[in-house]
Molecule: SAM riboswitch aptamer (S box leader)
Organism: Flavihumibacter fluminis
């Protein structure tokens, strides 16, 4: 990069440089932007994927403590991630239609060759 698995209607910005663009993808829509886009850079948050921790409950084990497994509920130190707007929506399928249901593509985590 591929694979596999889970989650993607919640949540969270302020300053610095920068200067015009963005919102992954061809079109179509609707937005953001000179009262400053993209992108670097500081700090703060939001979250809780894995780690670590702390509690309770089941087990294994032990004379007992200890130690291990698992399951729920915290914390938020440490790895990511991440701070308009449903992954902005649509697109392909099913539906008359509906912010309906589904695929596909994509994002993010943990594993994997």
């Nucleotide at each position: 990069c591929g694979c596999u698995u889970a989650u993607c209607a919640a949540g969270a910005a302020a300053g610095g440089c920068a200067g015009a663009g963005g919102g992954a993808a061809a079109u179509g829509g609707c937005c953001c932007g000179a009262u400053g886009a993209a992108g670097c850079c500081u700090u703060g948050a939001c979250a809780a994927c894995c780690u670590g921790u702390u509690c309770u409950c089941c087990g294994u084990u032990u004379a007992a403590c200890a130690a291990u497994g698992g399951a729920g509920a915290g914390u938020a130190a440490g790895g990511u991630g991440c701070c308009a707007a449903a992954u902005c929506c649509a697109g392909c399928c099913c539906g008359u239609a509906a912010g309906g249901g589904g695929a596909c593509a994509g994002a993010u985590a943990a594993g994997u060759c």